[in-house]
RNA sequence: UGUAGUCAUUGCCACACCUGCCGCGAGGCAGGGCCGGAAAGCCGCGGAUCUUCCAUGAAGAUGGCCGGGUUGCCUAG
Numbered sequence: 001u002g003u004a005g006u007c008a009u010u011g012c013c014a015c016a017c018c019u020g021c022c023g024c025g026a027g028g029c030a031g032g033g034c035c036g037g038a039a040a041g042c043c044g045c046g047g048a049u050c051u052u053c054c055a056u057g058a059a060g061a062u063g064g065c066c067g068g069g070u071u072g073c074c075u076a077g
Base pairs, nucleotide, nucleotide: 004075005074012037013036017032018031019030020029021028022027035064041070042069043068045067046066047065048062049061050060051059052058053057
């Protein structure tokens, strides 16, 4: 450096749900919570699903739906 992964180690994130706020809405943010995750870090490029509208289409949401791109921790091998 690359590959593989979680044997070990340091840690990290936070599903559902609850409260408050924002949004027409999908949903987002903060706090609590902790189902799970080896990238559950980031990116709407492709697909998929969802929402709104002026509905042959356009705009938006989801990265914890999948693929891909990109960056990173540990290290028995």
Source information: This is a predicted structure of a 77-nucleotide RNA (c-di-GMP-I riboswitch aptamer) from a Pseudomonadota bacterium. The model forms 95% of the base pairs in the Rfam consensus. Its Rfam family is "c-di-GMP-I riboswitch aptamer". About the family: GEMM was predicted in a large-scale screen for bacterial structured RNA regulatory elements.